[in-house]
RNA sequence: GAUCCUGGCUCAGAUUGAACGCUGGCGGCAUGCCUUACACAUGCAAGUCGAACGGCAGCACGGGGGCAACCCUGGUGGCGAGUGGCGAACGGGUGAGUAAUAUAUCGGAACAUGUCCUGUAGCGGGGGAUAACCUAUCGAAAGAUGGACUAAUACCGCAUACGAUCUAUGGAUGAAAGCGGAGGACCGCAAGGCUUCGCACUAUAGGAGUGGCCGAUAUCGGAUUAGCUAGUUGGCGGGGUAAAAGCCCACCAAGGCGACGAUCCGUAGCUGGUCUGAGAGGAUGAUCAGCCACACUGGAACUGAGACACGGUCCAGACUCCUACGGGAGGCAGCAGUGGGGAAUUUUGGACAAUGGGCGCAAGCCUGAUCCAGCCAUGCCGCGUGAGUGAAGAAGGCCUUCGGGUUGUAAAGCUCUUUCGGCAGGAACGAAAUGGUUCGUGCUAAUACCACGGACUGAUGACGGUACCUGAAGAAGAAGCACCGGCUAACUACGUGCCAGCAGCCGCGGUAAUACGUAGGGUGCAGGCGUUAAUCGGAAUUACUGGGCGUAAAGCGUGCGCAGGCGGUUUCUUAAGUCAGAUGUGAAAGCCCCGGGCUUAACCUGGGAACUGCGUUUGAAACUGGGAGACUCGAGUGUGGCAGAGGGGGGUGGAAUUCCACGUGUAGCAGUGAAAUGCGUAGAUAUGUGGAGGAACACCGAUGGCGAAGGCAGCCCCCUGGGUUAACACUGACGCUCAUGCACGAAAGCGUGGGGAGCAAACAGGAUUAGAUACCCUGGUAGUCCACGCCGUAAACGAUGGGUGCUAGAUGUCGGGCAGCAUGCUGUUCGGUGUCGUAGCUAACGCGUUAAGCACCCCGCCUGGGGAGUACGGUCGCAAGAUUAAAACUCAAAGGAAUUGACGGGGGCCCGCACAAGCGGUGGAGCAUGUGGUUUAAUUCGAUGCAACGCGCAGAACCUUACCAGGCCUUGACAUGGGUAGUAUGGGCUCCGGAGACGGGGUCCUUCAGUUCGGCUGGCUACCACACAGGUGCUGCAUGGCUGUCGUCAGCUCGUGUCGUGAGAUGUUGGGUUAAGUCCCGCAACGAGCGCAACCCUCGCUUUCAGUUGCCAUCAUUCAGUUGGGCACUCUGAAGGAACUGCCGGUGACAAGCCGGAGGAAGGUGGGGAUGACGUCAAGUCCUCAUGGCCCUUACGGCCUGGGCUACACACGCGCUACAAUGGCGGUGACAAUGGGCAGCUACUCCGCGAGGAGAUGCUAAUCCAUAAAAACCGUCUCAGUUCGGAUUGCACUCUGCAACUCGAGUGCAUGAAGUUUGAAUCGCUAGUAAUCGCGGAUCAGCAUGCCGCGGUGAAUACGUUCUCGGGCCUUGUACACACCGCCCGUCACACCAUGGGAGUUGGUUUUACCUUAAGCCGGUGCGCUAACCGCAAGGAGGCAGCCGACCACGGUAAGGUCAGCGACUGGGGUGAAGUCGAACAAGGUA
Repeated sequence: GAUCCUGGCUCAGAUUGAACGCUGGCGGCAUGCCUUACACAUGCAAGUCGAACGGCAGCACGGGGGCAACCCUGGUGGCGAGUGGCGAACGGGUGAGUAAUAUAUCGGAACAUGUCCUGUAGCGGGGGAUAACCUAUCGAAAGAUGGACUAAUACCGCAUACGAUCUAUGGAUGAAAGCGGAGGACCGCAAGGCUUCGCACUAUAGGAGUGGCCGAUAUCGGAUUAGCUAGUUGGCGGGGUAAAAGCCCACCAAGGCGACGAUCCGUAGCUGGUCUGAGAGGAUGAUCAGCCACACUGGAACUGAGACACGGUCCAGACUCCUACGGGAGGCAGCAGUGGGGAAUUUUGGACAAUGGGCGCAAGCCUGAUCCAGCCAUGCCGCGUGAGUGAAGAAGGCCUUCGGGUUGUAAAGCUCUUUCGGCAGGAACGAAAUGGUUCGUGCUAAUACCACGGACUGAUGACGGUACCUGAAGAAGAAGCACCGGCUAACUACGUGCCAGCAGCCGCGGUAAUACGUAGGGUGCAGGCGUUAAUCGGAAUUACUGGGCGUAAAGCGUGCGCAGGCGGUUUCUUAAGUCAGAUGUGAAAGCCCCGGGCUUAACCUGGGAACUGCGUUUGAAACUGGGAGACUCGAGUGUGGCAGAGGGGGGUGGAAUUCCACGUGUAGCAGUGAAAUGCGUAGAUAUGUGGAGGAACACCGAUGGCGAAGGCAGCCCCCUGGGUUAACACUGACGCUCAUGCACGAAAGCGUGGGGAGCAAACAGGAUUAGAUACCCUGGUAGUCCACGCCGUAAACGAUGGGUGCUAGAUGUCGGGCAGCAUGCUGUUCGGUGUCGUAGCUAACGCGUUAAGCACCCCGCCUGGGGAGUACGGUCGCAAGAUUAAAACUCAAAGGAAUUGACGGGGGCCCGCACAAGCGGUGGAGCAUGUGGUUUAAUUCGAUGCAACGCGCAGAACCUUACCAGGCCUUGACAUGGGUAGUAUGGGCUCCGGAGACGGGGUCCUUCAGUUCGGCUGGCUACCACACAGGUGCUGCAUGGCUGUCGUCAGCUCGUGUCGUGAGAUGUUGGGUUAAGUCCCGCAACGAGCGCAACCCUCGCUUUCAGUUGCCAUCAUUCAGUUGGGCACUCUGAAGGAACUGCCGGUGACAAGCCGGAGGAAGGUGGGGAUGACGUCAAGUCCUCAUGGCCCUUACGGCCUGGGCUACACACGCGCUACAAUGGCGGUGACAAUGGGCAGCUACUCCGCGAGGAGAUGCUAAUCCAUAAAAACCGUCUCAGUUCGGAUUGCACUCUGCAACUCGAGUGCAUGAAGUUUGAAUCGCUAGUAAUCGCGGAUCAGCAUGCCGCGGUGAAUACGUUCUCGGGCCUUGUACACACCGCCCGUCACACCAUGGGAGUUGGUUUUACCUUAAGCCGGUGCGCUAACCGCAAGGAGGCAGCCGACCACGGUAAGGUCAGCGACUGGGGUGAAGUCGAACAAGGUA
């Protein structure tokens, strides 16, 4: 890297009271302060009744007076203010509080009830006041006070009492109101009475509806909140209420609640429903509907049927406003609206026409409820922005391989249509009730009235001149947004260059970006589209449906055991669970189904179903539960055996270490990788004898035994627990598991007291090391041991909780029983303990009757990594610490098993001049050459470990040349195309200027082809303009090609089959063998391909053919194979042969092969070469060439002169020559091969000391040209800086070349440096090789120590594979995969972030105790005042105010609890990019 699994993160869907960005044609239906229960200007939101009343401020009418202005008049319609009634407790708003005084569902008994309905019975007769009005006073105002008058359906007695209440059963108590319409008789002076109807009123019974109360069940999170509670729980007796009740009080008792979660803390209105989901669930509680709570904050009551009252009262507080400073006023969480907050939420609109409400007999009035309209794409739904035809595939845009493609039938053009919008005209439904007329019925004396029903009929519309309909015109006025790397539908160009930016996750961007920005094109949705936020889903990722725990997160260290959960067989019974039927309820709306109405839909509407629930009741009795009885298989007891390091206590034994004493004895001992510290001449170690003391128990011993686990080992004794087996007897489910709890619990550690031989943290010393607070060594204290007491943890592991049942075997071993044969075996059975293995399971590894299999019961635990088993709090502990146990923040992974590689200071096997054995070098010297560095105007560029460095360069004086300086050219030195002019053109010589390029002349030679005879055509030259040329400029990390390297290493793969969930494996592994994956054998493999080998070239032997320039044995000939002759030989060059482990012996497995031998020129690949698998190194090369992209274009192109690439304190690489006698020098003088040659090689002769020069010959080559050298022989030198060595330098020359200054080679003479065999280190080579000797060639005018070749002479050594380097195969470990030049942890130092502690400080909340006490109700009192009633009166009853007491809001004091903010300093944690030191992963180098 790939795989399977685990596991988190992320996305695709649906939805929203949304907001933001871009855009915006129309209509319908809905929705619209989610934030500050923040503060509010202004207007409106609750009034009405004159048929309750006194009245009359204002308006209208009438009447009267007056000439008129005007005045008077409640007479009428009506009516401000007032008395009175009803309403204001509804409707509307909001969700602060509330976790239960709430809500939902189902029940209950001890209640109330205005209006309404149905009954029953009444409605008699009196009285005293008081507002208004008038008047007076105070006050700024709000308002207040005094006096006088008056009414009522206001108030108060009396009478009556069917029923009502109380009762001692005799009795007692307690009501009322009138108003209006109509009218016959009768009465009255009149008003009227009276009658009747209606409304109202009183008492009472019942009902309906409504409300109050009680109970059961259900309703969020936290146990790091475990105990709470004194009116608390109950009783008796009172009080109190509409009503039960500690609701309140006195007394008595001591209860009540809580692990089925009380109390406390946090959060929250609840429900029908809504969103999502297959469902189960999860989330939510806007709009609509039901309930609750609240109304500036806190407290309180009054009135009333109903309130402790949103638009009422009182008090306290905060805030705002007015003020004359004395005092007052206010409460939008009603509808609009304002400020503020906020990402964010509308008009200070119309109307009561409809629906509903209040009042009223009614008309009617009121109604920000409501109905409408307005604003907003906020949502849902519908419509439109045109339709048909139209290829020259137009233009333009974009791309391009330049051919074209695409936009695209799209447009234009032609033919049509007219929804919506705009204009004009018509024009609704919603509205029929109440009302009026009339008819019928009832009431009644009644043809009044009233009620009911019918017929006729009038009025009433905010919306709105709106919906809808019609007409004419005209394609006319109407499309955007997001995305296009994968997930995910949709690709190109340009710009940018880790910048700018993108990003939901993975991740894009560092010069060819489908990911950034823009454009073209495309995809998706569409009046919207995206983004953000939020919920559910996917997520089986909390698993009820529906998960797990050996190794991934997860079995408590082990047992005992209360509660709890679960529980054997059988009979009867019961009916709690369970099942079935019936019934009540489960509001409406919503969802679903079937219909209906708006043109459709959304929407509205009728019906049904459903509401999975709860209650009541009837039945069933299998199962679970309860009760009663029985049973024996589970469990237990008794009896006989048996095994055992089971536990506790006591005693005892030997070996060894150490120490002590004495003896013998002498110089070391000990220790290590090597040493040293240490011990020892004061006698050690060693050895002998004796003694002391402590700890541990060799052999047996085991894969063995026992125990719940931890753990347990010499031997003997005492006490004691458990297990197992056998057969019978007994009890009769007595069982299993187990939260909290209790007990045990290795080592280390702690306390007290002992003990202390050995070992040994800490510590000391010695080593090692860069360091070494370590590993190693010498010592050594706690401790280790004992007793008692704590601690309570371990990789306390089988990383596997306990119990029960079931499900193949094989083979060991321990304990017991039985049987057989018989004397140690076999078989069988029960209980333990191991190994292998079937089915099955598992992600795999593995497990597998001792389960991780198949099932049941119970307990514990897990939910991404890190932070962290940490902080805080609690509990335990002497302490160390243990236990319980978070969050902020951070990452997109962390992890398990297995696979392929790579790697290992892992293992095994094998190979290679890899080491070893040898020979010769390099590294030291001088020089040559290349590189680095430095220098320079430039020292052109590239190559950089092996695999750059005598490399590109097979040859830089100019040229080359790319570099530098200066001087010149600009369509260019070179190519193609256009125009104009000319006709060719090209070359030689020469003059002038100039450094030259270049510019200007002169002269000579030469003068293309066709032709229509025209510079007409091809061509050529010159000039002009533009396309373009040109670039050794950049990118080898955009490329092709070529090359290097591992490596001429033996490997690299494929098809089919098989195995594995899969990556993959097998084959290719194994046993042999080979140079070789070469071959043989075996084998779930069988075959095949690229490599190996062979085929090719060359050398070695030979045959045939062919003989010139080659050769010469024989025959002639010559100085000479010179010539004749010949082709035998050599040689040349073409085709063959020959070698294959073929033969023999041994060995091996009867194989492959190996060893030895024979023959052979050659023997096991005969030597050499060419040939380089899949791939690796982003290896090298854009400066060979080719080429994408980028860049330059009077220059980064072109030309020229000169310079540079040749510099030089230095460093490195490759070489040459040496240091000498195996040599130097001089002389004599023998033997090659390859190859080259016409601008060439050059014989020969002459000249020169020589390089060389002059003349001249042969050769286009087996023909001509070129002394091979070392070697050999002779002489000399004699170990020295030399007769070695030749650098350097001087002088004089030669050659090449336009030109040797920078900067060539060579020659002669002279000079004669370093160097005397070369440090660490390092290179080549295994036979014709190394070493040594010369020769040739390419390049080239000249220049060779380099390179490529050729031959001559010609060795030494290889035991062997331990080690070094490299490689191959197998195996093993791995936290590596960019693959060890890998990965990676912690301290320290720096920056940032969140967090703990912290002297304290600030605030919230809460508890307890005490103080204070507003308003108010209650209780007391009876000072003051007082109409109705009683009383002749005095006075009384009653009332009001006052005072006192109790309770109590706000407030205050004190002490706590708890939460939050800040906090000097401080602790650890996380993140970041370089650093320091060491550690882990391989035996990670001390596992």
Small-subunit ribosomal RNA from a metagenome, 1487 nucleotides, folded computationally. It matches the Rfam family "Bacterial small subunit ribosomal RNA". The RNAcentral record of the sequence draws on SILVA.